[in-house]
Annotation:
Predicted 3D model of a 72-nucleotide RNA (transfer RNA) from a bacterium. The sequence was found in a public genome assembly. Rfam family: tRNA. It is annotated as a transfer RNA. About the family: Transfer RNA (tRNA) molecules are approximately 80 nucleotides in length. Model confidence (mean pLDDT): 81 of 100.
RNA sequence: GCCCCCGUAGUUCAAGGGAUAGAAUACAAGUUUGCGGAACUUGCGAUCCAGGUUCGAGUCCUGGCGAGGGCA
Repeated sequence: GCCCCCGUAGUUCAAGGGAUAGAAUACAAGUUUGCGGAACUUGCGAUCCAGGUUCGAGUCCUGGCGAGGGCA
């Protein structure tokens, strides 16, 4: 330099172009308990950036940024 793949809650992962973007875990509060870090309930929290296509984009297209891999 070229090619491929990936980028979504603090973390690990979901989500055929159409619901309020969902779950686990973490964190906070409450319940429970002899006390609890265990159990249960509730809450909090995210689509890498900029454009484009579309009635509608996390999803499709282009460019950029970042991580990984391959070739030279």